[in-house]
Context: one part of a larger RNA
RNA sequence: GGACGAACGUUGGCGGUGCGCUUAAUGCAUGCAAGUCGAGGGAGAACCAUUCGAUCCGUAAGGACCGGAUGGGGAAACCGGCGAACGGGUGCGUAACACGUGAGGAACCUGCCCCGAAGACCGGGAUAGCCCGGGGAAACCCGGAUUAAUACCGGAUACCCUCUCCGAUCCGCAUGGAUCGGUGAGGAAAUGGUCCGCCGCUUCGGGAUGGCCUCGCGGCCUAUCAGCUUGUUGGUGAGGUAACGGCUCACCAAGGCAGAGACGGGUAGCUGGUCUGAGAGGACGAUCAGCCACACUGGGACUGAGACACGGCCCAGACUCCUACGGGAGGCAGCAGCAGGGAAUAUUGCACAAUGGGCGAAAGCCUGAUGCAGCGACACCGCGUGCGGGAUGAAGGCCUUCGGGUUGUAAACCGCUUUCAGGAGGGACGAAAAUGACGGUACCUCCAGAAGAAGCCCCGGCCAACUACGUGCCAGCAGCCGCGGUAAUACGUAGGGGGCGAACGUUGUCC
Numbered sequence: 001g002g003a004c005g006a007a008c009g010u011u012g013g014c015g016g017u018g019c020g021c022u023u024a025a026u027g028c029a030u031g032c033a034a035g036u037c038g039a040g041g042g043a044g045a046a047c048c049a050u051u052c053g054a055u056c057c058g059u060a061a062g063g064a065c066c067g068g069a070u071g072g073g074g075a076a077a078c079c080g081g082c083g084a085a086c087g088g089g090u091g092c093g094u095a096a097c098a099c100g101u102g103a104g105g106a107a108c109c110u111g112c113c114c115c116g117a118a119g120a121c122c123g124g125g126a127u128a129g130c131c132c133g134g135g136g137a138a139a140c141c142c143g144g145a146u147u148a149a150u151a152c153c154g155g156a157u158a159c160c161c162u163c164u165c166c167g168a169u170c171c172g173c174a175u176g177g178a179u180c181g182g183u184g185a186g187g188a189a190a191u192g193g194u195c196c197g198c199c200g201c202u203u204c205g206g207g208a209u210g211g212c213c214u215c216g217c218g219g220c221c222u223a224u225c226a227g228c229u230u231g232u233u234g235g236u237g238a239g240g241u242a243a244c245g246g247c248u249c250a251c252c253a254a255g256g257c258a259g260a261g262a263c264g265g266g267u268a269g270c271u272g273g274u275c276u277g278a279g280a281g282g283a284c285g286a287u288c289a290g291c292c293a294c295a296c297u298g299g300g301a302c303u304g305a306g307a308c309a310c311g312g313c314c315c316a317g318a319c320u321c322c323u324a325c326g327g328g329a330g331g332c333a334g335c336a337g338c339a340g341g342g343a344a345u346a347u348u349g350c351a352c353a354a355u356g357g358g359c360g361a362a363a364g365c366c367u368g369a370u371g372c373a374g375c376g377a378c379a380c381c382g383c384g385u386g387c388g389g390g391a392u393g394a395a396g397g398c399c400u401u402c403g404g405g406u407u408g409u410a411a412a413c414c415g416c417u418u419u420c421a422g423g424a425g426g427g428a429c430g431a432a433a434a435u436g437a438c439g440g441u442a443c444c445u446c447c448a449g450a451a452g453a454a455g456c457c458c459c460g461g462c463c464a465a466c467u468a469c470g471u472g473c474c475a476g477c478a479g480c481c482g483c484g485g486u487a488a489u490a491c492g493u494a495g496g497g498g499g500c501g502a503a504c505g506u507u508g509u510c511c
Stems, first nucleotide, its partner, number of pairs: 001511004006507005013383006019376002021341001026339003030336003035082003040079002047072007055064003089294003099218007108211002113207007121155004131144005160187004165182007192199002220266003227257003232254008269291004273284004296317005319330004347373001349372003355369001356367004386416004396407004420452001422447005430438001455500005460481003466495005476483002
């Protein structure tokens, strides 16, 4: 000098674009953050219409109320499907194939989507809900009866797929792979829905996307850590997995790693990048993007194409809450918000209008993702606080050698302008026919009036800017050198001056 997710002090007009718990991965009141499909299914409340009946009022027409039937209507709950593994948060752990980069998988999986081929035949038994009964304070649970499906199960069929055995051809870096043919065994489906357009179901092959595994290389400190290791290293067999593999197990062998740093300890999410620097390098890894890890702590599996699953389940633990004391409920490192910690970090806002996501044939519903708004000079950028004239150099201040000098064209005064802010009128783009949270916002036009808008630090040298007074090694200053003990350009105040300017200084950290 530059930089910052900054903080502190003084000051503070406007706008744009960004950014905003770096500390306690501390604990959390409240609300919201993942639903959707009636074109899979049964059942069907409220309500509406028609009609019948009873009661009441009325002379009657009719009205009120209750109940039944038919039609419409479609809520809540339930079964089922898809989603909930995405999106959003955090950085605890992790020195590791976690990440980056480059390869390999002849050792693998992939719902929804796309392409191609073939198919969907015949049956069955349940169950939730509803109803009845019971237990419990509650959470909820039990029994009986009954019912549907694109829920579940059995059989058939097999272009085809898997496995066993046999044969042929071709190929590979090894294990081996590909194609064709034959034998045997096994394997599907939802005559679903429909508004008749279509949407779905099953099997196989291919693609795309996403994932999984293996390896080369790369990126912290420490030797005041020198030896480490028994599933350890390898083999055989078996189990397990989508798949290779000590991944697991039995047996066998005795190996494997290490001074090119094993093992241990400390620290740490990694990267694209960011800051700095002429570069080499150094430091860092906020925001944005990719990957990883985690979801009160530890462990476990279930479901599923996908999880060992933030707003799922089970167990244990700590904590909080409810309780009728028998037993239950909970998990903000989602968005707001609260307490606490801290030098320090925001609203319990609006909208699904746009973009994107889930479901749905669609209409649409949901979406604290997202789009916006609010707060904060936190950062960067832009703009303004006026412009021109104006000397007898007014008054006042300060200094003075008392002549004057300086503040200073500065002010007053004259003329002009109106950016921004303010008032009034109009008023978008973003949206494709309808649909705009932002928003009566941006922007445009008009109006008034210099009007509403300047401070902070410094002035001994480094380092740009000097005098007076006060103080008297006191009070104080200070980044270093050092100032102050009676004329202090170094302390305090004033005048003057210098620097930067909606900021200016200080502190911290990095280069």